[in-house]
RNA sequence: CGGGGCGUGGCUCAGCCCGGUAGAGCGCCUGCUUCGGGAGCAGGAGGCCGUAGGUUCAAAUCCUAUCGCCCCGACCA
Numbered sequence: 001c002g003g004g005g006c007g008u009g010g011c012u013c014a015g016c017c018c019g020g021u022a023g024a025g026c027g028c029c030u031g032c033u034u035c036g037g038g039a040g041c042a043g044g045a046g047g048c049c050g051u052a053g054g055u056u057c058a059a060a061u062c063c064u065a066u067c068g069c070c071c072c073g074a075c076c077a
Base pairs, nucleotide, nucleotide: 001073002072003071004070005069006068007067010026011025012024013023020057028044029043030042031041032040050066051065052064053063054062
């Protein structure tokens, strides 16, 4: 310098191909149960999708640029 993969609740990931107002598991909170805890059951909070811009009635999803991490290749004394 070139190419590719990944980035989404606290964590691990799905959703992207084929645009239609964001999900799962674990964790967390509350209640029930228990002498208490755990387990179980019921309910709940929590993310606008790495960042910026563009297209569109509508973008996590399409396009462009850019940042971070990882991989491959090239160059080099």